[in-house]
Context: one part of a larger RNA
Formats: sequence, structure tokens, C1' cells
RNA sequence: GGACGAACGCUGGCGGCGCGCCUAACACAUGCAAGUCGAACGAAGCGAGAGGAGGUUUACUUUCUCAAGCGAGUGGCGAACGGGUGAGUAACGCGUGAGGAACCUGCCUCAAAGAGGGGGACAACAGUUGGAAACGACUGCUAAUACCGCAUAAGCCCACGACCCGGCAUCGGGUAGAGGGAAAAGGAGCAAUCCGCUUUGAGAUGGCCUCGCGUCCGAUUAGCUAGUUGGUGAGGUAAUGGCCCACCAAGGCGACGAUCAGUAGCCGGACUGAGAGGGUGACCGGCCACAUUGGGACUGAGACACGGCCCAAACUCCUACGGGAGGCAGCAGUGGGGAAUAUUGCACAAUGGGGGAAACCCUGAUGCAGCGACGCCGCGUGAGCGAAGAAGUAUUUCGGUAUGUAAAGCUCUAUCAGCAGGGAAGAAAAAAAUGACGGUACCUGACUAAGAAGCCCCGGCUAACUACGUGCCAGCAGCCGCGGUAAUACGUAGGGGGCAAGCGUUAUCC
Repeated sequence: GGACGAACGCUGGCGGCGCGCCUAACACAUGCAAGUCGAACGAAGCGAGAGGAGGUUUACUUUCUCAAGCGAGUGGCGAACGGGUGAGUAACGCGUGAGGAACCUGCCUCAAAGAGGGGGACAACAGUUGGAAACGACUGCUAAUACCGCAUAAGCCCACGACCCGGCAUCGGGUAGAGGGAAAAGGAGCAAUCCGCUUUGAGAUGGCCUCGCGUCCGAUUAGCUAGUUGGUGAGGUAAUGGCCCACCAAGGCGACGAUCAGUAGCCGGACUGAGAGGGUGACCGGCCACAUUGGGACUGAGACACGGCCCAAACUCCUACGGGAGGCAGCAGUGGGGAAUAUUGCACAAUGGGGGAAACCCUGAUGCAGCGACGCCGCGUGAGCGAAGAAGUAUUUCGGUAUGUAAAGCUCUAUCAGCAGGGAAGAAAAAAAUGACGGUACCUGACUAAGAAGCCCCGGCUAACUACGUGCCAGCAGCCGCGGUAAUACGUAGGGGGCAAGCGUUAUCC
């Protein structure tokens, strides 16, 4: 000098764009953050509205029928995404480059083939009943795209044997054969048709596994290791593998630093620097890990699952003392910690996501607004003329000198703020409708110099000097050093220098 997620002191006019718990991965009141589909299904209830009949005074009311819609439950898809945090992790975790002849992939795309015929339940509901509650128990009824057999099998799977082609050790691909095995669901519509369903192949996307190289510090850590290293067999997985198990062998790693200890999420990047390098990993993007702590599996295409389940533990809450409930490292917000970090806001209008045929619903993702000079950038606080060099103030050798064209005064201008009028784009697929932001941005008009300057420094480094006070005191200080009676170094004043809505200080990095 530059940088910063900064803080502190003094000061503070406006706007744009960003950023904002770095500490206690501390504890959390309250609200919201994941639902949706009635075009999968059955039933109760409510029921806009329409029609018929009756009573009756226009109109009201009673009853019957149809019925949009609402809707707990069964079922489907989603909830594994999106959002948060960095505790753990020195590791194939990450980065980069290869490999999978050892693998999976819902929704989506393309292609091929199909959907025949049956059955039994369980919620809801009704009844009985337990419990303070959370939540149940028993009996009975019922539907389905829920569940289960049977049929069929182009292709698929299993175990055979035949032939052909290929290769990278195990092997890979193809053709035909005989044996065994496994499918399906309907819904909407007058219909056409559309949305679904089953099997298979290919693709796309996403994931999983393996390997080469790279990835902090300590030797005042030198030896470490029994599932340890390898083999055979069996199990398990989508799949390879001590991944797990039985048996067998005695191996494996290490001064090219094993093991142990400490520290740490990694990267694209951003900072600095002429570069090499150094330090760093806030925001944004990619990957990983975690969800009070520890463990476990279930469901599923996908989880060992932040707002799912079970167990254990700590903590908090409810209780009729028998037993139960909870998990903000989601968005706000609270307490606490701290030098320190925001609103319990608006909207789904846009972008995107989930569900749905759609209408649409949900979305604290997101878009915006609020707060904070926290940062960067831009603008303003006026411009020109103006010497009687006014007054005041400071100083003085008392003549003067400085403040100083500065002020006053005259002539202008109106950026910003304020007032008034107009007023967007962002919003569209044939049209219509649809804007949180927002009456915002922007445009125009009128009006007044009015409402808008501070902070640090002035001994040298280092731009900027005098007076008074103080008297090694009070104090200053980044280094050198100032202060003991004329201090340009302390304090105040005048003056000056620097930067400017900021200026200084402190911490940290280069």
C1' cells in the first nucleotide's frame, strides 16, 4: 500500500447493487416451512343450485327427486428434491484422469408384445368396551388402479447341451433347441380418443464401486497389525471384495515416515504479489458429511431418511402417578454466549419444484419489501461576481499580520430531499384474464440557497506552526523518542495539511 462476513470511537444527506451469528453443532415459547389426486375406491354428513307436489297473501314455508362442491378413511404419486449447518472426517472424503468382461436407475423418450377368467379380506362405518390422556381392544358389514391364486408368454429368468463371432485373466456377444418359472387395472368420455396397467429391449438422466496421481503439522510419536495379509468354500449385496462366516497358510504396513497425537470439511474460486509464491475457502457454484447424543432396521426405483419408525441416553413438558409428548444446523422470532450480525413482513405476479386430465392446490425454494454507512459505486451539501480587505477571533515589534473572496451584498441554477400531475416494462402460446414489488422506477411542472460536513493529523519518518496553560507533573507514543519554566511532540485556542458521508483505531492476511 492492498484486502475484510469485521468490531470500536466520533460523525452522518440521498440512491443503486451486494452482504449481514465468524462465538454456544447452546437451549428453544409461538406461527408457518410437503403436500396433492373425487377422472383409483366405498360410505356417513353438510349441501350452492335445479325440478315436481302441497300449504299459502306478492312471497315465504313443508316435503320428494337430481346434484356441483366440501370431506375423515382405503389407494396412488411425492415426501430421498428443494432449504440449513460444518460437528465429525487427513479419508478414494475432495480434485484430476482412467476403468466397471463386477453394477442399479421411479418419472421421461423410442421400439416390440400383451391385459383372459376368478377369489378372499381390511379400513372407513355400526355396536360393545379400556384409558386422565396419548392411544387402543373385540364383534359385525363393505369397495377399489389395495391384496392373492389360475390361464396365456413375443421377449425375459433358471439350469442344460449345440453352433457361430469376438476379446482384456476370470470371459463377452449372438443364433436356434428341449425342460422348468414368473405378468397385468382400470378410469374419463355418447363416441373418436386420451390418461393409466404388465413384460422385454434400447436411450437419456441420476447413482454405486475400483484404480493412478495430488491433498496440513509433530520423530520430544519408531515400530504397527489376529479379520490382521492371502487362499478355498459358503453367505450377503444391484455389484466386486474379509463385506461377513468356517477352515487352511503366516502373512501385511513402515525412515519414500507406518502407527500415534494435534489441527482441518475439500474444490471452482476470492485476497495479495511484477511473477514465483504466500495466506484463505464468508457470499455464489460443484462434491462430501451431519440433523439433541449413540445404535438399528422398515418402506421404497432411490434413505439406513432434518420437519418417518424402533431402542438406549441426557434434557424439557403434560399427567388422574398407571403412563405419555418433544427435537429450529428450515423461515421469522426468544433466552444465552459474545466486540459483534436483521423482520415473529408481502406474494406465489415471475423463475423453478410436487400432485392433478385439467381447473387448480401446496411451496419461509424463490421473487420482493423492512432493518444495519457492513462493503463497493454514483450524486449532493451550491455556481458566478464581490476589497470598505467590514465585524468578530487569533497574534503582534502595536505599525501591522492571518482568517479572507471567506462572509455580507448582487446575479443565477435546482441535482438530491420535499410538493403536485402523469405513470411503466417485468405478462404470456389465438383471445381474454392475471403484478407481491408499487402508484415503485421513470417523465413533467411549480417552488425555496433553502433541509444536508465531519473525522484524523501538523517533532522526524510524513503533507501541515504559532500563542497560552502545565513543569519528568498531567500526559503522548507505530519506531526514534517528547515533558524537570519560553514544549512546533502533553492540554486548549487560532491557523494549516489530508481524506470525505465518512474519518480514525484495533484484530487478521499478503
Molecule: small-subunit ribosomal RNA, 5' domain
Organism: uncultured bacterium